[in-house]
RNA sequence: CGGGGUGUCGUAUAAUGGUAGUACGCAAGGCUGGGGGUCUUGUAGUUCGGGUUCGAUUCCCGACAUCCCGA
Numbered sequence: 001c002g003g004g005g006u007g008u009c010g011u012a013u014a015a016u017g018g019u020a021g022u023a024c025g026c027a028a029g030g031c032u033g034g035g036g037g038u039c040u041u042g043u044a045g046u047u048c049g050g051g052u053u054c055g056a057u058u059c060c061c062g063a064c065a066u067c068c069c070g071a
Base pairs, nucleotide, nucleotide: 001070002069003068004067005066006065007064010024011023012022013021018054025043026042027041028040029039030038031037047063048062049061050060051059
């Protein structure tokens, strides 16, 4: 320098263009004399900017970050 992939709560991972879920974690509470364990409730997210669309995590363009291949 060229080509390609990926970007979603603190972490991991889903989501045919139509309310963004799940597990772990974290917080509060119940059971227990306490711890551990378990149960209930809650917490918090689509990398950024534009475009298409009635509607974008999803489609298109650019940027950024990261990974792979080539030179």
Molecule: transfer RNA
Organism: Candidatus Jorgensenbacteria bacterium RIFCSPLOWO2_01_FULL_45_25b